The part of an RNA shown here (small-subunit ribosomal RNA, 5' domain) has 523 nucleotides and comes from an uncultured bacterium. The coordinates come from a structure-prediction model, not an experiment, and the mean pLDDT is 82.
Context: one part of a larger RNA
RNA sequence: AUUGAACGCUGGCGGCAUGCCUUACACAUGCAAGUCGGACGGGGUGAGGGAGCUUGCUUCCUCACCGAGUGGCGAACGGGUGAGUAAAGCAUCGGAACGUACCCAGGAGCGGGGGAUAACGUAGCGAAAGUUACGCUAAAACCGCAUACCUUGUGAGCAAGAAAGCCGGGGAUCGCAAGACCUGGCGCUUCUGGAGCGGCCGAUGUCGGAUUAGCUUGUUGGCGGGGUAAAAGCCCACCAAGGCGACGAUCCGUAGCGGGUCUGAGAGGACGAUCCGCCACACUGGGACUGAGACACGGCCCAGACUCCUACGGGAGGCAGCAGUGGGGAAUUUUGGACAAUGGGGGAAACCCUGAUCCAGCCAUGCCGCGUGAGUGAAGAAGGCCUUCGGGUUGUAAAGCUCUUUGAUUCGGGAAGAAAUCGCAUUUGCGAAUAACGGAUGUGGAUGACGGUACCGAAGGAACAAGCACCGGCUAACUACGUGCCAGCAGCCGCGGUAAUACGUAGGGUGCGAGCGUUAAUC
Numbered sequence: 001a002u003u004g005a006a007c008g009c010u011g012g013c014g015g016c017a018u019g020c021c022u023u024a025c026a027c028a029u030g031c032a033a034g035u036c037g038g039a040c041g042g043g044g045u046g047a048g049g050g051a052g053c054u055u056g057c058u059u060c061c062u063c064a065c066c067g068a069g070u071g072g073c074g075a076a077c078g079g080g081u082g083a084g085u086a087a088a089g090c091a092u093c094g095g096a097a098c099g100u101a102c103c104c105a106g107g108a109g110c111g112g113g114g115g116a117u118a119a120c121g122u123a124g125c126g127a128a129a130g131u132u133a134c135g136c137u138a139a140a141a142c143c144g145c146a147u148a149c150c151u152u153g154u155g156a157g158c159a160a161g162a163a164a165g166c167c168g169g170g171g172a173u174c175g176c177a178a179g180a181c182c183u184g185g186c187g188c189u190u191c192u193g194g195a196g197c198g199g200c201c202g203a204u205g206u207c208g209g210a211u212u213a214g215c216u217u218g219u220u221g222g223c224g225g226g227g228u229a230a231a232a233g234c235c236c237a238c239c240a241a242g243g244c245g246a247c248g249a250u251c252c253g254u255a256g257c258g259g260g261u262c263u264g265a266g267a268g269g270a271c272g273a274u275c276c277g278c279c280a281c282a283c284u285g286g287g288a289c290u291g292a293g294a295c296a297c298g299g300c301c302c303a304g305a306c307u308c309c310u311a312c313g314g315g316a317g318g319c320a321g322c323a324g325u326g327g328g329g330a331a332u333u334u335u336g337g338a339c340a341a342u343g344g345g346g347g348a349a350a351c352c353c354u355g356a357u358c359c360a361g362c363c364a365u366g367c368c369g370c371g372u373g374a375g376u377g378a379a380g381a382a383g384g385c386c387u388u389c390g391g392g393u394u395g396u397a398a399a400g401c402u403c404u405u406u407g408a409u410u411c412g413g414g415a416a417g418a419a420a421u422c423g424c425a426u427u428u429g430c431g432a433a434u435a436a437c438g439g440a441u442g443u444g445g446a447u448g449a450c451g452g453u454a455c456c457g458a459a460g461g462a463a464c465a466a467g468c469a470c471c472g473g474c475u476a477a478c479u480a481c482g483u484g485c486c487a488g489c490a491g492c493c494g495c496g497g498u499a500a501u502a503c504g505u506a507g508g509g510u511g512c513g514a515g516c517g518u519u520a521a522u523c
Base pairs, nucleotide, nucleotide: 001522002521003520005519006518007517008516009515012370013369014368015367016366017365019362020328025326026325027324029323030322031321034073035072036071039070040069043066044065045064046063047062048061049060050059051058052057053056080281081280082279089206090205091204092203093202094201095200098198099197100196103194104193105192106191107190108189109188111145113143114142120135121134122133123132124131125130150161151160152159153158165186166185167184168183169182170181173180174179207253208252209251214244215243216242219241220240221239222238224236225235226234256278257277258276259275260271261270262269263268283304284303285302286301287300306317307316308315309314334360336359337358338357342356343354344353345352346351373403374402375401376400383394384393385392386391407464409459410458411457413456414455421446422445423443424442425441426440427439428438429437467512468511469510470509471508472493473492474491478507479506480505481504482503488495489494
């Protein structure tokens, strides 16, 4: 000088930050990932209309809302933690044999068919979790056929390979109607390129121990095959006998790495909280499935430990998400508000979801700022302490007088910014179109958790606001009394055994100041 600190005494306000460093210990409760009806069938509720009649019921149509289901996208992001990891990591610099949903640019296409299944209904089993049989039904779910700019395979000829619709608008023509047809938007299939992202390989660097000296058999290389998105002993068969190591292999211990942080004149040393990048993990161990992407924190399966429910047959669970609880510990916060902003997911949109985030709450934990009054005031008051008894000191300190009102308090008078978008009008692109949809410009109707907050204003009155450590030397600051090697102090030297500036108290002083000391830790 510094700290994610703790402890002791003390404590007025504000701003900005930080806040389980220990048990990767166990977790009650709530929330943290949904969304789309403009993909689909159907159920319920409500409103409107039509028909039938038994006049309050049945049925049909339209619209709105909602639980479950099929389907799509998301759930691989965001958030947490640092157990493991000394290299499969990280940092820097290179590389070639790859992938990529959504996004951007471009080429080509979107023809014609089919069979199911959940929901639902009926019947059943089970305490529950759940599950069985039969029957019905839809789709952008699923499966063929056709076509193939192209892609893949092949030496070539050739062979194989797609798709899906939905929502608007409309002049002519056709049609009894539905609609055909035209057109806009979204979506779908295939291919090429891009962007961003990701997988892989190499080099160099990356803690301590030699009281660890040898290590290795898929081991090192080759050939052939398998496998992967992709190179490769990644895996397998065969062949060869290699490969690494005192420039420290192997083994043991410790440890997430970096940007950075602290310190220091620097070189260096120590550290890796908060913020950012990468990695690893998600009760412990193993495994794959789905998918563009996972071997998946709030998915699945198996095993294990633990907890819970049970009708004893069987089931359920995983806070190292945000709060919160117990435990551990010297020690670390609220079971708060809002999606207004920023960002993310879904949706054509309206919008919905979002413990990400933005805010508020708690704590002097840190940094910074402000205040606890200002001026005047000598009878140098009283009191305290010391005294050589003359006085000295506390001390302009107080009182008194004259002022001020920051903060706090009261009032509630005024009052933001953070709001961009969206809506409306004009114009323009597409187009047969003045429609629908999209772009640009203008205008100003709606949207704020914080919060009537910041800020501004009014009122009163010095009013409500100072402590802590030290005073032998180092080291700024001294006397008295008590004690008597006792009680005690102490960072080092050392004080204390009857005159202690070193113990305890008091007066005085010194240093810092809403803090001051102590302990721990680093330079």